Annotation:
The RNA shown here (Fluoride riboswitch aptamer (crcB RNA motif)) has 59 nucleotides and comes from an Actinomycetes bacterium.
[in-house]
């Protein structure tokens, strides 16, 4: 110089932020469905929290 293994430390997981976890990576990510022009669903991978949104009910 490369590999592989294992730990550490970074990062990453379809639209903002934060704590936890979990999976992966050192490159991992960049959503489905169609009639190619249009549709739809979500701010999470998960679990909670706050902020946009969106619906419905009260004052």
């Nucleotide at each position: 110089a490369u590999u592989g293994a294992c730990g550490a430390c970074g990062g990453c997981g379809a639209u903002g932020g934060a704590g936890c976890u979990c999976g992966c990576u050192g490159c991992a990510g960049c959503g489905c469905c169609c009639u190619u022009g249009g549709g739809c669903u979500g701010a999470u991978g998960g679990c909670u929290c706050c902020u946009a949104c969106u619906g419905a009910c009260c004052g």
The sequence was found by an Rfam model in a public genome assembly.
The coordinates come from a structure-prediction model, not an experiment, and the mean pLDDT is 84.